[in-house]
């Protein structure tokens, strides 16, 4: 220079119109004599900033992190 990524603790979904969905994990209850195992519920999230749209997780600019290529 120049190409890709960045979304709950993690792990990965989301044709510009979703309450931003699951799975692990975590918390609380239920079962259990008590633990595990099951079960029901519940917290958690779109890097940052700006533009464009009615509308932005999505499209574009920048900026930071992270990988990568040539040299």
């Nucleotide at each position: 220079u120049c190409c890709c990524c960045u979304u709950c603790g993690u792990c990965u979904a989301a044709u510009g119109g979703u309450c931003a969905g699951g799975a692990c994990a975590u918390u609380a209850g239920c079962c259990u004599u008590u633990c595990a195992a099951g079960u029901u519920a519940g917290u958690a999230a779109u890097a940052u900033g700006a533009g464009u749209u009615c509308g932005a997780u999505u499209c574009u600019c920048a900026u930071a992190g992270g990988g990568g290529a040539c040299a």
Transfer RNA from an Acidimicrobiales bacterium, 71 nucleotides, folded computationally.
The coordinates come from a structure-prediction model, not an experiment, and the mean pLDDT is 80.
Rfam family: tRNA. The family's RNA type in Rfam is transfer RNA.